A computed fold for a 165-nucleotide RNA from an Acidobacteriota bacterium, annotated as c-di-AMP riboswitch aptamer (ydaO/yuaA leader). It was read from a public genome assembly, where an Rfam model found it.

[in-house]
RNA sequence: AAAAGUUGAUCACCGAGAGCAGGGGUGUCUCAUGACAUACUUGCUGCGGGGGAACCAAGGUAAUGUUGAUAUAGAUCAUUACGGGGGCGAAGCGGCAAAAGCUGCGGGGAUAAUCUUUCGUUCCUAGCCCGUCAGCUAACCUCGUAGGUGUGGCAAAGAAGUUAC
Numbered sequence: 001a002a003a004a005g006u007u008g009a010u011c012a013c014c015g016a017g018a019g020c021a022g023g024g025g026u027g028u029c030u031c032a033u034g035a036c037a038u039a040c041u042u043g044c045u046g047c048g049g050g051g052g053a054a055c056c057a058a059g060g061u062a063a064u065g066u067u068g069a070u071a072u073a074g075a076u077c078a079u080u081a082c083g084g085g086g087g088c089g090a091a092g093c094g095g096c097a098a099a100a101g102c103u104g105c106g107g108g109g110a111u112a113a114u115c116u117u118u119c120g121u122u123c124c125u126a127g128c129c130c131g132u133c134a135g136c137u138a139a140c141c142u143c144g145u146a147g148g149u150g151u152g153g154c155a156a157a158g159a160a161g162u163u164a165c
Base pairs, nucleotide, nucleotide: 011150012149013148014147018045019044020043021042022041023040025038026037027036028035029034046145047144048143049142050141051140056135060082061081062080063079064078065077084133085130086129087128088127092105093104094103095102096101106125107124108123109122110121111120114159115158116157117156118155119153
């Protein structure tokens, strides 16, 4: 000197995960009043999710029985057996594979410096939860407000705003 790593701040990215007002505790500073920081806790606002009427929608497969009919088929009801179902999220459906994985279609993000779209480029397509239960759903009830990251085109177009004349 370079590279890598660590800490803090600013500005940004994914995501609902932001803001305000109190309470007592701890620590630091101050002669003191108080100020600052920090974790916990309460409430409100904003943002996001779940449950929950009417109407609408839906009401699995197979077997048996009853009724009815010219007969078959079909429908309803009952019983038995088999199969479960759902939520957050972009993370769904196929093909080739013993699997790992690869791949196609579809879906999602970035490509900052006000925002949006297009093209090109580049990545992701996970994970967690409920527990036999939940379609939609007004009133109503209820939950969350985390966590994780850092450069990648001085491309094209549109809108808005600011400044100067």
Model confidence (mean pLDDT): 76 of 100. The organism belongs to Acidobacteriota, within Bacteria.